[in-house]
RNA sequence: UUCCGAAAUGGUAAACCCCGGGUAAUCGGGGGGCACAAAGCCACGGGUCCUGAAAACAGGAUGGCCGGGUUGCCGAAG
Numbered sequence: 001u002u003c004c005g006a007a008a009u010g011g012u013a014a015a016c017c018c019c020g021g022g023u024a025a026u027c028g029g030g031g032g033g034c035a036c037a038a039a040g041c042c043a044c045g046g047g048u049c050c051u052g053a054a055a056a057c058a059g060g061a062u063g064g065c066c067g068g069g070u071u072g073c074c075g076a077a078g
Base pairs, nucleotide, nucleotide: 003078004075005074011036012035016031017030018029019028020027021026034064040070041069042068044067045066046065047062048061049060050059051058052057
């Protein structure tokens, strides 16, 4: 340093409720606590969702759907 994930320090915050933004998916704040060793960040590929009249196509959303990229706390056994 990398794999790995015992312990410790902490961290984030699902569903749901309230307020607000958005046509919507959904996002922000407060409460809440399902869970997470990257559940920090990035829409690059795929998936799914929304909107535009059906398709095509275009735009948007989802990072706690999968892959990938990138940064990072701690240090037991191996």
A computed fold for a 78-nucleotide RNA from a Nitrospirota bacterium, annotated as c-di-GMP-I-GGC riboswitch aptamer. Model confidence (mean pLDDT): 90 of 100. It was read from a public genome assembly, where an Rfam model found it. The source organism's lineage runs through Bacteria, Pseudomonadati and Nitrospirota. It matches the Rfam family "c-di-GMP-I-GGC riboswitch aptamer". Clan: c-di-GMP_I riboswitch clan.